A computed fold for a 1482-nucleotide RNA from an uncultured marine bacterium, annotated as small-subunit ribosomal RNA. The sequence is in RNAcentral, with records from ENA and SILVA. The coordinates come from a structure-prediction model, not an experiment, and the mean pLDDT is 83. Its Rfam family is "Bacterial small subunit ribosomal RNA".

RNA sequence: AGAGUUUGAUCAUGGCUCAGGAUGAACGCUAGCGGCAGGCCUAACACAUGCAAGUCGAGGGGUAACAGGGAAGCUUGCUUCUGCUGACGACCGGCGCACGGGUGCGUAACGCGUAUGCAACUUGCCCUCAACUGGGAAAUAGCCCGGAGAAAUUCGGAUUAAUGUCCCAUAGUAUUACAAGAUCGCAUGGUGUUGUAAUUAAAGUUUCGGCGGUUGAGGAUGGGCAUGCGUCCUAUUAGCUAGUUGGAGAGGUAACGGCUCACCAAGGCUACGAUAGGUAGGGGGCCUGAGAGGGUAAUCCCCCACACUGGUACUGAGACACGGACCAGACUCCUACGGGAGGCAGCAGUGAGGAAUAUUGGGCAAUGGACGAAAGUCUGACCCAGCCAUGCCGCGUGCAGGAUGACUGCCCUAUGGGUUGUAAACUGCUUUUGUAAGGGAAUAAACCCUCGUUCGUGAACGAGGCUGAAGGUACCUUACGAAUAAGGAUCGGCUAACUCCGUGCCAGCAGCCGCGGUAAUACGGAGGAUCCAAGCGUUAUCCGGAUUCAUUGGGUUUAAAGGGUCCGCAGGCGGGUUAUUAAGUCAGUGGUGAAAUCCUGCAGCUUAACUGUAGAACUGCCAUUGAUACUGGUAAUCUUGAGUAUAGUUGAGGUGGGCGGAAUGUGUCAUGUAGCGGUGAAAUGCAUAGAUAUGACACAGAACACCGAUUGCGAAGGCAGCUCACUAAGCUAUUACUGACGCUCAUGGACGAAAGCGUGGGGAGCGAACAGGAUUAGAUACCCUGGUAGUCCACGCCGUAAACGAUGAUCACUCGCUGUUGGCAAUACACGGUCAGCGGCCAAGCGAAAGCAUUAAGUGAUCCACCUGGGGAGUACGCCGGCAACGGUGAAACUCAAAGGAAUUGACGGGGGCCCGCACAAGCGGUGGAGCAUGUGGUUUAAUUCGAUGAUACGCGAGGAACCUUACCAAGGCUUAAAUGUAGAGGGACAGGCGGCGAAAGUUGCCCUUCUUCGGACUCUCUACAAGGUGCUGCAUGGUUGUCGUCAGCUCGUGCCGUGAGGUGUCGGGUUAAGUCCCAUAACGAGCGCAACCCCUAUCUUUAGUUGCCAGCGGUUCGGCCGGGGACUCUAAAGAAACUGCCCGCGCAAGCGGUGAGGAAGGUGGGGAUGACGUCAAAUCAUCACGGCCCUUACGUCUUGGGCUACACACGUGCUACAAUGGUAGUGACAAUGGGCAGCCACUCCGCGAGGAGGCGCAAAUCCACAAACACUAUCUCAGUUCGGAUCGGAGUCUGCAACUCGACUCCGUGAAGCUGGAAUCGCUAGUAAUCGCGCAUCAGCCAUGGCGCGGUGAAUACGUUCCCGGGCCUUGUACACACCGCCCGUCAAGCCAUGGAAGCCGGGGGUACCUGAAGUCGGUCACCGAAAGGAGCUGCCUAGGGUAAAACUGGUAACUGGGGCUAAGUCGUAACAAGGUAACC
Repeated sequence: AGAGUUUGAUCAUGGCUCAGGAUGAACGCUAGCGGCAGGCCUAACACAUGCAAGUCGAGGGGUAACAGGGAAGCUUGCUUCUGCUGACGACCGGCGCACGGGUGCGUAACGCGUAUGCAACUUGCCCUCAACUGGGAAAUAGCCCGGAGAAAUUCGGAUUAAUGUCCCAUAGUAUUACAAGAUCGCAUGGUGUUGUAAUUAAAGUUUCGGCGGUUGAGGAUGGGCAUGCGUCCUAUUAGCUAGUUGGAGAGGUAACGGCUCACCAAGGCUACGAUAGGUAGGGGGCCUGAGAGGGUAAUCCCCCACACUGGUACUGAGACACGGACCAGACUCCUACGGGAGGCAGCAGUGAGGAAUAUUGGGCAAUGGACGAAAGUCUGACCCAGCCAUGCCGCGUGCAGGAUGACUGCCCUAUGGGUUGUAAACUGCUUUUGUAAGGGAAUAAACCCUCGUUCGUGAACGAGGCUGAAGGUACCUUACGAAUAAGGAUCGGCUAACUCCGUGCCAGCAGCCGCGGUAAUACGGAGGAUCCAAGCGUUAUCCGGAUUCAUUGGGUUUAAAGGGUCCGCAGGCGGGUUAUUAAGUCAGUGGUGAAAUCCUGCAGCUUAACUGUAGAACUGCCAUUGAUACUGGUAAUCUUGAGUAUAGUUGAGGUGGGCGGAAUGUGUCAUGUAGCGGUGAAAUGCAUAGAUAUGACACAGAACACCGAUUGCGAAGGCAGCUCACUAAGCUAUUACUGACGCUCAUGGACGAAAGCGUGGGGAGCGAACAGGAUUAGAUACCCUGGUAGUCCACGCCGUAAACGAUGAUCACUCGCUGUUGGCAAUACACGGUCAGCGGCCAAGCGAAAGCAUUAAGUGAUCCACCUGGGGAGUACGCCGGCAACGGUGAAACUCAAAGGAAUUGACGGGGGCCCGCACAAGCGGUGGAGCAUGUGGUUUAAUUCGAUGAUACGCGAGGAACCUUACCAAGGCUUAAAUGUAGAGGGACAGGCGGCGAAAGUUGCCCUUCUUCGGACUCUCUACAAGGUGCUGCAUGGUUGUCGUCAGCUCGUGCCGUGAGGUGUCGGGUUAAGUCCCAUAACGAGCGCAACCCCUAUCUUUAGUUGCCAGCGGUUCGGCCGGGGACUCUAAAGAAACUGCCCGCGCAAGCGGUGAGGAAGGUGGGGAUGACGUCAAAUCAUCACGGCCCUUACGUCUUGGGCUACACACGUGCUACAAUGGUAGUGACAAUGGGCAGCCACUCCGCGAGGAGGCGCAAAUCCACAAACACUAUCUCAGUUCGGAUCGGAGUCUGCAACUCGACUCCGUGAAGCUGGAAUCGCUAGUAAUCGCGCAUCAGCCAUGGCGCGGUGAAUACGUUCCCGGGCCUUGUACACACCGCCCGUCAAGCCAUGGAAGCCGGGGGUACCUGAAGUCGGUCACCGAAAGGAGCUGCCUAGGGUAAAACUGGUAACUGGGGCUAAGUCGUAACAAGGUAACC
């Protein structure tokens, strides 16, 4: 000091979360020791038991217990007597018990803190000073006797003492009253002096020193009271108060005071927060923080309050009293039922509560306290010990060497490495700790005793003696021996630390983000590692990080946030000069700021924690002295802020009245006839009873075209025909007047669009609601026809808007350019100037950016308002306003980890622009209808194997399913079948033939059975090891492929721009088939694509002529057959040729156009191969390969048979047709590619034919194969036909082991549907479509009408780019980024959660009124007691408590009810995001 998390990525806003520190902690796992500290945070809940306050015999009467002495009795060790002595129960008396100790209920207060005051007070014990201490009396407790009672306790009688009580005396420097005069003070007043009058004291004891006692004065200490300042939350608490505020009087108190009382007055407090409610002891301090702050109030210290709850007083110096009293209440206990007793928030301890907090310990040795002359007694204060890792601090669990880097474990690319790991073993060393033994403290010095000195019986000092709970503890020494001692959490990122196995959105983890759906570094285990360490983690809480409440130190155009606007009281702030003051401010000084704590130095425990000591600090408060710049106060003055005056000017500024024309509607009349109107198209509606249209007249209400604008005015809302009246404002000029009169503004007041409300008018047009017509799946909408409120006027309410510039008001300052409105000056209408407005662009600066930029969102000043994550919610409750509608104010529970801003790149749009493509259009031919073929779905089945599924599956994998193929099914077998290798053992066979069983596979019997150079070779059987799987995962993969798309795109380096994502380049203007090229240019270059290079084809040349060819020559059986020839065709190698090269036009250029020339070919000549970065988790684990998983007498393998060929049906792709541009028959022509020896087959014969039987040639430019459409002739004559050929019957041929399921072909017969095909849809732009045949692969044969090739014949059309589809570039919008097959809203249905309302029910605290009223103080009375004082009694006031009543406040619960939130896959629609398909929003 930061980090994670919103996004595809970015910046900023903003919340959530983490890393740190801390704790009186708790929980989980673990645990060796010591020191120092700490230890009921909850029930101020209830308490058994013990202890916690006594002491004094030197105050007293005395003698119950103990000890001693004495006496007596005798039983000789007992009893009795004796206060004689030490002592002492109970009692009288004194002092103490008001301290110490506990707790935090109450208390928001002079309670606490701090600083003052008391001239308004008190103070026992202690100190100092002054004075005094004389005489007498009556009681009473105890003891004794008697009585009541269970007890607690109590009554009566007799007797008695005191430092108890009373009386008398004495007394003033005491108290009170009066008088005189002095002095002091801020005031009331104080102090002191003198005089007079009145009143009040005492206690003894003694060793004679004293100790006590009384009065007064002073001191010290403690206390009381008063005051300034500070001291939590809520305004959804705004008014409170009758002793209330004051007066004067009285009472009361130690003392002032409404403290109390009677009287008088009507005050007092409050927005600077009264009153009320909630919560809470306050402070020093402690934790955190850089600090400012925030949090907290355990331990220690100070103060306060309390002592079962409430009230009350007594005693006393002091209490309204923790271990005192009385009363009331609740609770507990005892009881003989009549009555009594009690108060742990003292120390221990118990129960309860709780996540949770200790021993019914030792000692007064020390310190402190009470009493005492003292010894001493008492002291759960205190000092110690015990328990607890609760915290802090310290120590240890060993150190060194030791590599074959041992074994095990774990991991891997596994013959071998890595890691655990110098770790272990082993060797040497040490002994803190431990165990054992021995020694052994300090804390202790006083009081006191003895002696001594000064001295004198007292004090001080000195010497000696006595006293230790902790404790035989700390500590020291010796011996032994590595011996007795390590865990916890974590390991995806934040955050240090990684692999394997298991699991398979399960189990689980998680602080946030998030992991887990078969290869999980995130779950569980293991190995290893990391961090801390006698602890480690978790949970809870606080501060920090969080500048995320911002004084230090934030914001408000769009992220949350400027009030709708103005006026304005309080408040805050405020121009120049002079003087004065000294409140703020600054400085000095004094007092105080307790101690402890913190910090620094030093010191003590072996160190540290801890402790001691000294210093510093305590940032504060008060007082005083001084300074006077600034702020404030006072006084005076000034003019520039502000205002006034005069003159001019501007405008849709406002209010009221009058007037006007156009349009619309209605009415009347007229002309006129069939429609009008409306829409995307229609219909409802109007119209022959005459509409619409046209003309004239009349009436009505509302709004004011053109001017008109980026204009003007107004505080905002808002304001528009013309004119009049009234009225407000701005601006300019003059600088005459006033002289700071100013700015802002909480509360308050006024104004305030539209809609809405009330009353009364008005009502043409428009038009919520409503009705009808359409649209639609629906259409409570959009569109149409009508139409009520309303819109208009007057008066009164409402008070809100995206009331927006989403930008509060005022003042000052800060580059420029330009337009415009209103003035001024000077005028030439030019150029420049000035003031006030309204706009545009831009610099600096600012800003997250977009942007703002003298009209700031810049730089400063003042004041106000507002914000603090999203949702819940501008909701609920309460209150205020309103006739209502509703408005203002305005939460919480709960829930999420985001919500939101600006910009970027994409994608998308029923956005825009430009462009392309058989994309549309223009054409030709098809598909969709029929029959059949084939593939698919579905269904069926034992099985109908599997895959492919929009485009990009469906005559696809398959370029050949009768067996095989074959993966499927049924049945029967095998367990190593096939191949190869190694090793071992055995055999000489194996194979084959024949026979049995069997469907076959297989099994079984018989026969036959090698070579040899003897080394072996070969082969078989058995065994072992390596197998096998078309089983799963194409979402683990390689390879291959489809598609966008042969579309023109996709990127990089450097530079530049931007905070950044990113942009630029690649955009713009042209051009192209093309990111093709040119120009321009913060870009300059480059790469993959395009093009070209390659192949075929079109022309020519050269070379070469066999198997091809034959022009000319010769021959001929008339067939290039032969001799020959290379001319031609052709073959196949090399070359040429085309480049917008030339010309014309246009253009800067690139390039385009041309009927151009030339040329075989002309602008890429035609075709092919060639497929950028990437997309679709596209396809394929069944071509192959491969990770992982799975099967192993089976999911492997063999065999037979079946199936893949099923069949109500649906779809795709094809074939054949429906005929005359045709069919049939006959005759006659012309190809190219390619194939052929288990083959192609000439030719001959046989068969109607498929074919059969012979048989030449050919491993091929040599041999083999009638090309068909076409042409000619004939026939058919429009019909289900001489079209069409399905289907079926019969007879055959061929292949093959075998054509039943399930082959093809032939012949004869049969002769179905079909007469050109709905919606819709496909192909094709030239040698193309269409049409015709031929060949080939696979293959025994073939379901081929398929696929791949080949040639023959050979068109039509393209105006054009509006529209459909796909694509490219630019731009725009976006709430999309899984990217529109996106996102997303609301009701309803289901579950869960919290919450509002609610008849009612149950509580709580407080107040008011009335009734009652204990104890007790005070007052009154008093017939009883007493001589009296006084007391008992009675009584009055007040009050705790109790009761009653009505209301308010607050909480819980509740039938029912309201909305809200959350929850993988529910329903209905599609509101928003694109022009979201009706722009959205308030």